[in-house]
The RNA shown here (Guanidine-I riboswitch aptamer) has 98 nucleotides and comes from Paenibacillus qinlingensis.
RNA sequence: AUAAAAGUUUUCUAGGGUUCCGCGGCGUAACCGCCGGUCAGGUCCGAGAGAAAACACACAGCACGCUGUGUUCACGGAGGGAUAAAAGCCCGGGAGGU
Numbered sequence: 001a002u003a004a005a006a007g008u009u010u011u012c013u014a015g016g017g018u019u020c021c022g023c024g025g026c027g028u029a030a031c032c033g034c035c036g037g038u039c040a041g042g043u044c045c046g047a048g049a050g051a052a053a054a055c056a057c058a059c060a061g062c063a064c065g066c067u068g069u070g071u072u073c074a075c076g077g078a079g080g081g082a083u084a085a086a087a088g089c090c091c092g093g094g095a096g097g098u
Base pairs, nucleotide, nucleotide: 007055008054009053010052011051012050015045016044020042021041022039023036024035025034026033027032056071057070058069059068060067061066062065073093075096079091080090081089
């Protein structure tokens, strides 16, 4: 100094908060209102360095559209941004380190 499909999507998990629901407290005749996430929950957000699947890609085979095999590695701030809000989200496989 420098390459890579180190690709895309979906579902989910670790994790995350508090719009909505529920829960708890207070008020109200009631409807409902206010406060609480130092409420394990449902909805919600959610991983480059977590999981699975599909597609894609590479190679091989043949009956030409399918089948088989493969797809490795990955330490990491501070700060900023979005949303109701926060985060392992986004900036970002960034800065930096090795």
It was read from a public genome assembly, where an Rfam model found it. The prediction has a mean pLDDT of 86.